[in-house]
RNA sequence: GCCGGAGUAGCUCAAUGGCAGAGCAACGGUUUUGUAAACCGUAGGUUGGAGGUUCGAGUCCUCUCUCCGGCU
Numbered sequence: 001g002c003c004g005g006a007g008u009a010g011c012u013c014a015a016u017g018g019c020a021g022a023g024c025a026a027c028g029g030u031u032u033u034g035u036a037a038a039c040c041g042u043a044g045g046u047u048g049g050a051g052g053u054u055c056g057a058g059u060c061c062u063c064u065c066u067c068c069g070g071c072u
Base pairs, nucleotide, nucleotide: 001071002070003069004068005067006066007065010024011023012022013021018055026042027041028040029039030038048064049063050062051061052060
């Protein structure tokens, strides 16, 4: 330099162009003499960044950044 893949909550990952979710973690509650476990609930998002297409974009297109792999 060329090609491919990945980037979404603190972490691991989902989401057919149509309300951005789950598990774990955090916080609160129930229970217990107390802790843990269990159960119930709450909060947490600039979907890497910028632009475009569209009534509507995490998803499609362009550019760009970071990481991983392959080729040279």